[in-house]
RNA sequence: GAACUCGUAGCUCAGACAGGAUUAGAGCACAGGUUUCCGACACCUGAGGCCAUAGGUUCAAAUCCUAUCGAGUUCA
Numbered sequence: 001g002a003a004c005u006c007g008u009a010g011c012u013c014a015g016a017c018a019g020g021a022u023u024a025g026a027g028c029a030c031a032g033g034u035u036u037c038c039g040a041c042a043c044c045u046g047a048g049g050c051c052a053u054a055g056g057u058u059c060a061a062a063u064c065c066u067a068u069c070g071a072g073u074u075c076a
Base pairs, nucleotide, nucleotide: 001075002074003073004072005071006070007069010028011027012026013025020059030046031045032044033043034042052068053067054066055065056064
């Protein structure tokens, strides 16, 4: 320098191929509660993300297109 893959909650990921609805779910972690003499386990509840950034297409974009940024792999 070129090609490809990826970027979604504190962490690990799903959802993208095939756009469709209160501006998105799960597990772990976190907070509160039940339980217990106290804790742990278990159970219940809750908070936390406008999906890397910016544009474009569309009635409608996490999803399609473009650029940029970042991470990784391969080639030179």
Predicted 3D model of a 76-nucleotide RNA (transfer RNA) from an Acidobacteriota bacterium. RNAcentral holds the sequence, with entries from ENA. Lineage of the source: Bacteria > Pseudomonadati > Acidobacteriota. It matches the Rfam family "tRNA". From the family's description: Transfer RNA (tRNA) molecules are approximately 80 nucleotides in length. The family's RNA type in Rfam is transfer RNA.